[in-house]
RNA sequence: CGGGCGCGCACGGGAGAGUUCGCGGGGCCAAACGGCCGCGCGGCGCCGAAGGAGCAACCGCCCCGGAAUCUCUCAGGCAGAUCGGACCGUGCGCGUCGA
Numbered sequence: 001c002g003g004g005c006g007c008g009c010a011c012g013g014g015a016g017a018g019u020u021c022g023c024g025g026g027g028c029c030a031a032a033c034g035g036c037c038g039c040g041c042g043g044c045g046c047c048g049a050a051g052g053a054g055c056a057a058c059c060g061c062c063c064c065g066g067a068a069u070c071u072c073u074c075a076g077g078c079a080g081a082u083c084g085g086a087c088c089g090u091g092c093g094c095g096u097c098g099a
Stems, first nucleotide, its partner, number of pairs: 003097011018044001020043005026037004045078003051074001052072003058066003
């Protein structure tokens, strides 16, 4: 020097689960019956990969503490789109280590 690790940013990839039921209002189409779209509230069902919480293998300075993609589902989410999304890849910046 290449590079390893951590953090941040940019780009790319990124799953699951109701096109559910009821009520209310709005817009559009229609002669009407009725249909389509969307919003708010409530009910039941469901998902786990923002966040949060719990336990644990394990680790530590071993009193105690840290700790997951496991568990829970408070939050969040469940047609499509949008947003979000743990995690992964690439690039850049900073810090640190560096035979």